[in-house]
RNA sequence: CCGCGAUAAAGGCACCCCGCCCGCGAGGGCGGUUCGCAAAGCCUCGGGACUGACGACAGUCAGUCGGCCGGGUUGCCGAA
Numbered sequence: 001c002c003g004c005g006a007u008a009a010a011g012g013c014a015c016c017c018c019g020c021c022c023g024c025g026a027g028g029g030c031g032g033u034u035c036g037c038a039a040a041g042c043c044u045c046g047g048g049a050c051u052g053a054c055g056a057c058a059g060u061c062a063g064u065c066g067g068c069c070g071g072g073u074u075g076c077c078g079a080a
Stems, first nucleotide, its partner, number of pairs: 004078002012037002017032006035067001041073003045070003048065007
């Protein structure tokens, strides 16, 4: 350095839910909370799900989700 991830160490994030705010909505922000997470850090490139609009249908367009998966990229520690 790469791979790997332990009953290690130092830490980190924060599900559901609640309160307030934003959004037509999916959902997002802040605070509380702590289910879990070795990237549950970041990125919509691919897939998927969800929302809105149009449409007779097929579908199209715009959006949301990184804690849905894949991929890209950065990072702490160092047992087997």

The prediction has a mean pLDDT of 88. This is a predicted structure of an 80-nucleotide RNA (c-di-GMP-I riboswitch aptamer).